[in-house]
Order: sequence, then C1' cells, then structure tokens
RNA sequence: AAAUUUCCUUAAGCGCCAUGCACCUGCCGGGCGGGCAGGUUGACGAGGAGAAAGGUGAUCGAAAAUUCGGCGGAUGCCUUUCCGUACCCUUCCAGUGCGAGACAUACCGGCAAAUAUGCGGGUAACCGCAAAACAAAUACGGUUUUGAUGGAAAC
Repeated sequence: AAAUUUCCUUAAGCGCCAUGCACCUGCCGGGCGGGCAGGUUGACGAGGAGAAAGGUGAUCGAAAAUUCGGCGGAUGCCUUUCCGUACCCUUCCAGUGCGAGACAUACCGGCAAAUAUGCGGGUAACCGCAAAACAAAUACGGUUUUGAUGGAAAC
C1' cells in the first nucleotide's frame, strides 16, 4: 500500500408500541360500534449545538391528514454563570448586541421528501426500491437602511 473477514458507528420529525384508537387476515357467535387469535400503520422532508446548570417541552412548510394516543430522547425558547466575538488600532475593566458565517431592518435570489407513478414482495392492511415535479422558515448570496458606548494603561 492492496485485498478479504468480523464488530461498532453511520438516528434528533429521531427511536420505540405495553391488550388505547384505527386498519388487515382467519376463526367463532349471530345481526351487533360483538368476541378470540395473528398481523399492519403509528412524522413527509427542510432546518437546527460555544460550555455548564435550571426551567419549558420545541422551528418551518408539504398533493400527508392516526403526522391520533403513549413511552423515551432532542440541537428550539427563557434565565444564570463562564468562554469567545463586534463596538478604530495594543492590552485590560465595565456595558450592549451576537455565537467561530459571532449587530439589526426591509426587499430580491435560492434549496425537499412523502403522496401519486413504475418495479419487486405480501392473501391483505402494508413494506422495499427507482426516477420526475412542487414548499416555507433558518442559514447563505446580492441590494438598502440602521446600530455601534464609557473608562484605565502602554505606545
């Protein structure tokens, strides 16, 4: 350096489903939102982390509408402390905004997957794969406007 094998990781709209509800199949009863057994679904992508603690229980939209309900988790939001950054230049103190793309406003640009379709699997509910179209918010790019404080030391 190459090849082969094994294990772990390759999750944060993420993982899971215990007799809820819903749906499918079989059986039983018999005419009913019936019972039993087995099974299926249960978040579609976009976006999101300076560190710690506490609280809350989380942004955006979609041809989806059980994406209901529940358990666990969570990069969101709020508060405090610390670190960093911007506020002309070197350092420090205080203050305000912000988070390594490190002020804020407005406008423009710009970005998906599911569904549906095709193929395959399943008696079925449904599952897997393929390629195309279509969002919004944040970030980002462009333009515009706005905000950038006080003190100390050294030079």
Molecule: glmS glucosamine-6-phosphate activated ribozyme aptamer